[in-house]
RNA sequence: UUCCCCAAGGAGCGUUGCAGCCCGCCGCCUUACAGGCGCAGCAGGUCAGGCUUGGGGCUUGUCCAUUGCACAACGACGCUCACCUGUA
Numbered sequence: 001u002u003c004c005c006c007a008a009g010g011a012g013c014g015u016u017g018c019a020g021c022c023c024g025c026c027g028c029c030u031u032a033c034a035g036g037c038g039c040a041g042c043a044g045g046u047c048a049g050g051c052u053u054g055g056g057g058c059u060u061g062u063c064c065a066u067u068g069c070a071c072a073a074c075g076a077c078g079c080u081c082a083c084c085u086g087u088a
Base pairs, nucleotide, nucleotide: 003057004056005055006054007053008052009051010081011080012079013078014077015076018050020046021045022044024042025041026038027037028036029035049074
């Protein structure tokens, strides 16, 4: 670093739907059914923390150990609430 887990980034309801996932078509294996596998595509279902930061885990590498600093920016559309600020 990849992968996995946890936490945080205020919340609720509704809508759309990309990716992902599931199922079917399709192709292959199978005497056949069932079942299994699968490049791409089509169709249906589900779907708005899939992103970032921090901590931890596995693995690998380095390695003698300790200390300090910093911690945010984003997140389709509509509605409602919370929080902050200002005005009346």

Predicted 3D model of an 88-nucleotide RNA (SAH (S-adenosyl-L-homocysteine) riboswitch aptamer) from Limnohabitans sp. T6-5. Its mean pLDDT, the model's own confidence on a scale to 100, is 76. Taxonomically the source falls in Limnohabitans (Bacteria, Pseudomonadati, Betaproteobacteria, Burkholderiales). Of the family's consensus pairs, 100% are formed in the model.